[in-house]
RNA sequence: AAAAGAACUUGGCAAACUUGUCUAAAGGCGAGGACGCAAAGCCACCGGUCUAAGGGCUGCAAGCCUAGGACAGCGGGGUUGCCGGC
Numbered sequence: 001a002a003a004a005g006a007a008c009u010u011g012g013c014a015a016a017c018u019u020g021u022c023u024a025a026a027g028g029c030g031a032g033g034a035c036g037c038a039a040a041g042c043c044a045c046c047g048g049u050c051u052a053a054g055g056g057c058u059g060c061a062a063g064c065c066u067a068g069g070a071c072a073g074c075g076g077g078g079u080u081g082c083c084g085g086c
Base pairs, nucleotide, nucleotide: 005083012037013036017032018031019030020029021028022027035073041079042078043077045076046075047074048071049070050069054066055065056064057063
């Protein structure tokens, strides 16, 4: 230096829920709050999952299909970072 991650150090992030707000929705953002996380830092490239405004189909209606939307705390991958037992 790299790596493993049961250890050691500084610590870090923040699920559900509550609340405000944006949004058609999924979901995002802020505050509170901690289920957990060794990358639960960042990235939508691959797979997967969620939603369906708009578009299409059907039609009395209901509904069905569809990602230019979303999820990085679903997995893979890329990239950056703290510590560094034997």

The prediction has a mean pLDDT of 83.
The RNA shown here (c-di-GMP-I riboswitch aptamer) has 86 nucleotides and comes from a Gammaproteobacteria bacterium.
It was read from a public genome assembly, where an Rfam model found it.
The source organism's lineage runs through Bacteria, Pseudomonadati, Pseudomonadota and Gammaproteobacteria.
Of the family's consensus pairs, 91% are formed in the model.